[in-house]
Context: one part of a larger RNA
RNA sequence: CUGGGCGUAAAGGGCGCGUAGGCGGGUCUUUAAGUCGGGGGUGAAAUCCCGUGGCUCAACCACGGAAUGGCCUUCGAUACUGGGGAUCUUGAGUCUGGUAGAGGUUGGUGGAACUGCGAGUGUAGAGGUGAAAUUCGUAGAUAUUCGCAAGAACACCGGUGGCGAAGGCGGCCAACUGGACCAGCACUGACGCUGAGGCGCGAAAGCGUGGGGAGCAAACAGGAUUAGAUACCCUGGUAGUCCACGCCGUAAACGAUGAAUGCUAGCCGUUGGCGGGCUUGCCCGUCAGUGGCGCAGCUAACGCUUUAAGCAUUCCGCCUGGGGAGUACGGUCGCAAGAUUAAAACUC
Repeated sequence: CUGGGCGUAAAGGGCGCGUAGGCGGGUCUUUAAGUCGGGGGUGAAAUCCCGUGGCUCAACCACGGAAUGGCCUUCGAUACUGGGGAUCUUGAGUCUGGUAGAGGUUGGUGGAACUGCGAGUGUAGAGGUGAAAUUCGUAGAUAUUCGCAAGAACACCGGUGGCGAAGGCGGCCAACUGGACCAGCACUGACGCUGAGGCGCGAAAGCGUGGGGAGCAAACAGGAUUAGAUACCCUGGUAGUCCACGCCGUAAACGAUGAAUGCUAGCCGUUGGCGGGCUUGCCCGUCAGUGGCGCAGCUAACGCUUUAAGCAUUCCGCCUGGGGAGUACGGUCGCAAGAUUAAAACUC
């Protein structure tokens, strides 16, 4: 480079915005760059191929023909692609009116529970386990009642419910703020899709500085278990978990399924709209989401099946036997931990 692929065999980038680039709706007109046709020039010779001939044959040689990716030029063609112009509304966007929502940020606030402290009642145990012990308790524990404090998380509602690009988001109230859906079909008139680099976001753990610290709990200590027990169980317990700011940039970041558009039987649920019918709580239709089943088709099978893994088109990412190895070296980034890019020898 080409071919074949990427749900589970190797392979979809964690997610978005977007630069270059690639690709791009209907009609009319123009141009003739791509494209197609004719002519001309060039494409040295030798070589290769075909034919004929010369050395007794062959190798070899000679002559003729063909061939020569292509390039240049000229005259034409105009369906398709491209360039210019005009126009359209179905793609895209705007507007108006509605709707739902744990979407985000900030501030405030509520109750339950755990823990601690103070006080009251009360007395010998409590706790814990398979059984125990470490542990707590006559300096009054556990239990129970009242009060106070502090931190963290929000039972029920709660739902293959909702929202978000992904990570993710759940008490209540307010402010600020992003997006989506439906109806109208008023406006713009292809303004679109994808997206190498780039930029931003990105669970948990971890790191830096300063706070905070109830519960939980790596490390650690003790008690058990055991042949041992650097574990599982128990009693404690520090980082951390929480907040602010700044890093890190990873994951089974999963639907293990990139994004966009069109097309291809249905049936049953459910969420948010809209329209209609009437017997007013049901039915019908329609759009957007979210689930179950299923035809055709696809698949190695499992399975997927209008939310495709079906039929097609465009663009990006990635794969190319196992180990060595997501390692070494070098580069970039990082405070570090490390991340990212990414081999080879050797071996089966």